[in-house]
Context: one part of a larger RNA
RNA sequence: UGACGGGGGCCCGCACAAGCGGUGGAGCAUGUGGUUUAAUUCGAUGCAACGCGAAAAACCUUACCUGGGCUUGACAUCUUUCGGAACCUGGUGGAAACACUAGGUUGCCCGCAAGGGAACCGAGAGACAGGUGCUGCAUGGCUGUCGUCAGCUCGUGCCGUGAGGUGUUGGGUUAAGUCCCAUAACGAGCGCAACCCCUGCCUUUAGUUGCGACCGGUAACGCCGAGCACUCUAGAGGGACUGCCUGGGAUAACCAGGAGGAAGGUGGGGAUGACGUCAAGUCAGCAUGGCCCUUACGUCCAGGGCUACACACGUGCUACAAUGGCUGGUACAGAGGGAUGCAAAGCCGCGAGGUGGAGCAAAUCCCAGAAAACCGGCCUCAGUUCAGAUCGGAGGCUGCAACUCGCCUCCGUGAAGGCGGAAUCGCUAGUAAUCGCGGAUCAGCAGGCCGCGGUGAAUACGUUCCCGGGCCUUGUACA
Numbered sequence: 001u002g003a004c005g006g007g008g009g010c011c012c013g014c015a016c017a018a019g020c021g022g023u024g025g026a027g028c029a030u031g032u033g034g035u036u037u038a039a040u041u042c043g044a045u046g047c048a049a050c051g052c053g054a055a056a057a058a059c060c061u062u063a064c065c066u067g068g069g070c071u072u073g074a075c076a077u078c079u080u081u082c083g084g085a086a087c088c089u090g091g092u093g094g095a096a097a098c099a100c101u102a103g104g105u106u107g108c109c110c111g112c113a114a115g116g117g118a119a120c121c122g123a124g125a126g127a128c129a130g131g132u133g134c135u136g137c138a139u140g141g142c143u144g145u146c147g148u149c150a151g152c153u154c155g156u157g158c159c160g161u162g163a164g165g166u167g168u169u170g171g172g173u174u175a176a177g178u179c180c181c182a183u184a185a186c187g188a189g190c191g192c193a194a195c196c197c198c199u200g201c202c203u204u205u206a207g208u209u210g211c212g213a214c215c216g217g218u219a220a221c222g223c224c225g226a227g228c229a230c231u232c233u234a235g236a237g238g239g240a241c242u243g244c245c246u247g248g249g250a251u252a253a254c255c256a257g258g259a260g261g262a263a264g265g266u267g268g269g270g271a272u273g274a275c276g277u278c279a280a281g282u283c284a285g286c287a288u289g290g291c292c293c294u295u296a297c298g299u300c301c302a303g304g305g306c307u308a309c310a311c312a313c314g315u316g317c318u319a320c321a322a323u324g325g326c327u328g329g330u331a332c333a334g335a336g337g338g339a340u341g342c343a344a345a346g347c348c349g350c351g352a353g354g355u356g357g358a359g360c361a362a363a364u365c366c367c368a369g370a371a372a373a374c375c376g377g378c379c380u381c382a383g384u385u386c387a388g389a390u391c392g393g394a395g396g397c398u399g400c401a402a403c404u405c406g407c408c409u410c411c412g413u414g415a416a417g418g419c420g421g422a423a424u425c426g427c428u429a430g431u432a433a434u435c436g437c438g439g440a441u442c443a444g445c446a447g448g449c450c451g452c453g454g455u456g457a458a459u460a461c462g463u464u465c466c467c468g469g470g471c472c473u474u475g476u477a478c479a
Base pairs, nucleotide, nucleotide: 001479002478003476004475005474007473008472009471010470011469012468013467015463016462019427020426021425022424023423026318027317028316029315030314031313032312033311034309035308042053043052064304065303066302067301068300069299070298073128077127078126079125080124081123082122083121084120087104088103089102090101091100092099093098108117109116110115130293131292133291134290135289139287140286141282142281143280144278146276151190152189153188154187155186156185157166158165159164169182170181171180172179196270197269198268199267201238202237203236204235205234206233207232210228211227215225216224217223241264244258245257246256247255248254320420324379325378326377327376328375329374336367337366338365341360342359346355347354348353386417391412392411393410394409395408396407397406433455434454435453436452437451438450439449
């Protein structure tokens, strides 16, 4: 100087407390451990691994296994020899890869021709390729984490023999090393804040979206004429600064209340992550030193595996019902996506779906019926008209192909489950809870992920305690 203490003081954070909903029990989905296996490819392992790399494992992917092949190689550059333009089409064996084999066609440049040459292809030789093989304790880059925490430092000066200290401490204050005051310090840098984006109010510009607001037309509908007032869209601006008032305070910083205002005291959300820590993670994204393999640890193909299943754990979904289930009717979103795409109306089918193709490169058409909600009806507390696992049968869709191993529909079957031990998680407001919708990936496959809106709570006395953290101080035989 740090680190640590079941030392002290001060102060924060859904840290506790106060509340609401879960997990832990059930079934299923998914990841992991384990076990099994020819293989169940590899990595990630307290917080900070475990719906993680996977924003899509039937083949492919694929790195694994079994078997069948190839070796200058699936891919790059170059040298050299020989043959042939390139290219196209067959035959035999075979699961394919591949092996063997047959045929068609002639182009460009120099040249009368013979012949030579360029690109490309094949065969041979040689340099080399190739490796998801090892080392993240050799590395770059990127990332997680403490932590959006309020800290981490420097120059000069001063103090100390020196390590170092001071500044950065103290009194207040703040979300903040934020600001004020004090002060052997005076300044400065990286962080904080602000500048950026979205959202909340208004103005303006602009109108093939919107509007019966106004006029006209229509059986009716913004459907048409006409019109940009309103809504909206998206560009420009305004607006909030403790600016004003009262009180408190050291007259300061600032704090409490009030006015006006769409909005207050960083308005709400996002992006933004200091010096560093964990030899944290990644050699399988990529790059890369070293080591190792080179008829194989490279490469091609078929099939299998990554989907196994006595078990154990994590994360989720669906429930256990009446604030519910079933049923008829009837409303109201936002944000997105769409061309080998989204697909309407109509018709067929109980349905998945089929047929059909209008329209739309999309404020214009389509996906698209939002759902919960609301208004009626049935059920009457029961393993039930709860719940839907499992299994049987029949179908649909994608795709070369759904046996291993896809999703969906219909009929039947109806399991566990009556609110969950010890323990444990999230959340402070348009939040939790609850309800549906969209997107990426994608032929197909979403209970995951990333977004979007609808309905919309309860509680916070307080900081004694648990966890993490900040500042000062104290002890130390630790570094």